[in-house]
This is a predicted structure of a 73-nucleotide RNA (transfer RNA) from a Patescibacteria group bacterium. The organism belongs to Bacteria candidate phyla, within Bacteria.
RNA sequence: GCUGGGGUAGCUCAGUUGGUAGAGCAUUCCGUUGAAGCCGGAAGGGUCAGCAGUUCAAGUCUGCUCCCCAGCA
Numbered sequence: 001g002c003u004g005g006g007g008u009a010g011c012u013c014a015g016u017u018g019g020u021a022g023a024g025c026a027u028u029c030c031g032u033u034g035a036a037g038c039c040g041g042a043a044g045g046g047u048c049a050g051c052a053g054u055u056c057a058a059g060u061c062u063g064c065u066c067c068c069c070a071g072c073a
Stems, first nucleotide, its partner, number of pairs: 001072007010025004019056001027043005049065005
């Protein structure tokens, strides 16, 4: 340099045919306990890597840029 895959919550990852962004773990609080753990419940937490385009509407489609992984040279 070329090709392919990936970038979404603190971490690991879902997200269908474009239509109000989710789960598990973690954190905080409540219940439970003598106390803690386990367990049950609730809450907080997001510029969907960035910029532009298409669209009534973009995490999703298109272009460019950045970063990570694999392969080829």
RNAcentral records the identical sequence in 2 taxa.